Context: one part of a larger RNA
RNA sequence: UGACGGGGGCCCGCACAAGCGGUGGAGCAUGUGGUUUAAUUCGACGCAACACGAAGAACCUUACCAGCUCUUGACAUAUCUAUCGCGGAUUGAGGAGACUCUUUAUUUUCCCUUCGGGGGCACAGUGACAGGUGCUGCAUGGCUGUCGUCAGCUCGUGUCGUGAGAUGUUGGGUUAAGUCCCGCAACGAGCACUACCCUUGUCCUUAGUUGCCAGCACGUAAUGGUGGGAACUCUAAGGAGACUGCCGGUGUUAAGCCGGAGGAAGGUGGGGAUGACGUCAAAUCAUCACGGCCCUUACGGGAUGGGCUACACACGUGCUACAAUGGCAAGUACAGAGGGUCGCAAACUCGCGAGAGUAAGCUAAUCCCACAAAGCUUGUCUUAGUCCGGAUUGGAGCCUGCAACCCGACUCCGUGAAGUCGGAAUCGCUAGUAAUCGUAGAUCAGAAUGCUACGGUGAAUACGUUCCCCGGCCUUGUACA
Numbered sequence: 001u002g003a004c005g006g007g008g009g010c011c012c013g014c015a016c017a018a019g020c021g022g023u024g025g026a027g028c029a030u031g032u033g034g035u036u037u038a039a040u041u042c043g044a045c046g047c048a049a050c051a052c053g054a055a056g057a058a059c060c061u062u063a064c065c066a067g068c069u070c071u072u073g074a075c076a077u078a079u080c081u082a083u084c085g086c087g088g089a090u091u092g093a094g095g096a097g098a099c100u101c102u103u104u105a106u107u108u109u110c111c112c113u114u115c116g117g118g119g120g121c122a123c124a125g126u127g128a129c130a131g132g133u134g135c136u137g138c139a140u141g142g143c144u145g146u147c148g149u150c151a152g153c154u155c156g157u158g159u160c161g162u163g164a165g166a167u168g169u170u171g172g173g174u175u176a177a178g179u180c181c182c183g184c185a186a187c188g189a190g191c192a193c194u195a196c197c198c199u200u201g202u203c204c205u206u207a208g209u210u211g212c213c214a215g216c217a218c219g220u221a222a223u224g225g226u227g228g229g230a231a232c233u234c235u236a237a238g239g240a241g242a243c244u245g246c247c248g249g250u251g252u253u254a255a256g257c258c259g260g261a262g263g264a265a266g267g268u269g270g271g272g273a274u275g276a277c278g279u280c281a282a283a284u285c286a287u288c289a290c291g292g293c294c295c296u297u298a299c300g301g302g303a304u305g306g307g308c309u310a311c312a313c314a315c316g317u318g319c320u321a322c323a324a325u326g327g328c329a330a331g332u333a334c335a336g337a338g339g340g341u342c343g344c345a346a347a348c349u350c351g352c353g354a355g356a357g358u359a360a361g362c363u364a365a366u367c368c369c370a371c372a373a374a375g376c377u378u379g380u381c382u383u384a385g386u387c388c389g390g391a392u393u394g395g396a397g398c399c400u401g402c403a404a405c406c407c408g409a410c411u412c413c414g415u416g417a418a419g420u421c422g423g424a425a426u427c428g429c430u431a432g433u434a435a436u437c438g439u440a441g442a443u444c445a446g447a448a449u450g451c452u453a454c455g456g457u458g459a460a461u462a463c464g465u466u467c468c469c470c471g472g473c474c475u476u477g478u479a480c481a
Stems, first nucleotide, its partner, number of pairs: 001481002003478003007475005013469001015465002019429005026320008034311002042053002064306003068302003073129001080125002085121001087108004092101003110119003131295002134293003140289002142284001144282001145280001147278001152191006158167003171182003197272004202240007212229002216227003243266001246260005322422001326381007338369003343362002348357003388419001393414005399408001435457007
């Protein structure tokens, strides 16, 4: 100087408390461990691994396994020799296929040219090499997590100390903040903080189609449907607006704090992006790159089938429930944000349905996906393992796709399991939040209860900082570095 203390002081945080809803019990989905297996590819392991890499394993993917098969190779560059001119497409036989063998027939005949040739392609050989998701993340780059969006981390000069170092950065206030003020052997500065950026909340100006419809006219069973309009909504560009600016109190005449006015908004308005010096030899050699080591008729390449989907069990993360604030039936209302030409598909017809047939429009503020759902109204069920719950399973279908056996989603009929609110323990959340309700997207042929985004309805509680946990500052002890 640090680190540590079941030392002290001050302070913060959904850390506790106050509340609301969960997990832990059930069934299923999914990840992991374990076990099994020819293989169940690999990585990730307290927080900070476990719906994680994977924004999507039937084949492919795919790295794993079995048998089959190739050896200058699926891919890149260069060289030599020889030959042909091509080469490509189709065709025959064997085979699970990769591939091997066979040539016949048909079709077509690379580019430039000074017509000398040059280039490119293809076959075969030669090796130098290719290739490796093989090892080492404790050789590395890059990228990332984490403490933590915590308020810290440092430097120059000066001063003090023999020196390691100290000072500044401590102290008194204050702040979300090393934020600012005052004081001070310090005076300044840098990286973080803040601001600048995006979005949202109010208004103005400009613009007015594909969006809008107040007033005017026309028309309809009805609808901005039509003429028209530029007000409103909206769209998207430019501005305005919030700064403790104003008033009162308080404070040291400071920084600030408390209350109030005006205002759409008030003290960082809400949300996002943004992550200092460093810590964990943290993660990743399987994104990629790369040192070293290893394999080279195989640890490389190809294809077929299987596996990654196994199942006495254990754990994590979720979904659905156990019902009446509900289930079912009928009627009826209101979003936002997205996506669409290898696509979204209206309307019509058929089917109980998943869907099928046909097909308008749309490269989209125009057309489509697309009915939002919870809600509201009425009826029914009356506390039951039920008209709750939907697992499991029998049958019949439908769609995608060469192909749904291993191993897809969906539909209809039947079946109708556990489950009556969950022990110890444990998690999230402070406001348009939790809870609850649906919608869309990426990936994607098909395949979400996951992920990401979007809106609808919309709470309770916070006395407070004694305690648990994490962190910051000062101080103290130390046989630790």